c-di-GMP-I-GGC riboswitch aptamer from a Syntrophomonadaceae bacterium, 81 nucleotides, folded computationally. The sequence was found by an Rfam model in a public genome assembly. The model forms 95% of the base pairs in the Rfam consensus.
[in-house]
RNA sequence: UAACACAAGGGCAAACCCGCCGGAAGGCGGGGACGCAAAGCCACGGGUCUAACGCGAGGUGAGAUCGCCGGGUUGCAGUGA
Numbered sequence: 001u002a003a004c005a006c007a008a009g010g011g012c013a014a015a016c017c018c019g020c021c022g023g024a025a026g027g028c029g030g031g032g033a034c035g036c037a038a039a040g041c042c043a044c045g046g047g048u049c050u051a052a053c054g055c056g057a058g059g060u061g062a063g064a065u066c067g068c069c070g071g072g073u074u075g076c077a078g079u080g081a
Stems, first nucleotide, its partner, number of pairs: 001081001003079002011036002016031006034067001040073003044070003047065004052060002
């Protein structure tokens, strides 16, 4: 430096429930664990979702999602090259 099984310490936390915020997607806190070696961070490209505009379609701009994929960046332990 790239790759990747098991294990240990430690970490995160889907669905669902409760509370709060939001127009919604969704977010935050508590409980809870399906999973995760970047499920850390960044909406940069694509995808998906939301409400608005639009008769509708196409589309537009505004949001959401990094636990959809790619990219960028930082990083713990171990193995072996």

Taxonomically the source falls in Syntrophomonadaceae (Bacteria, Bacillota, Clostridia, Eubacteriales). Its mean pLDDT, the model's own confidence on a scale to 100, is 78.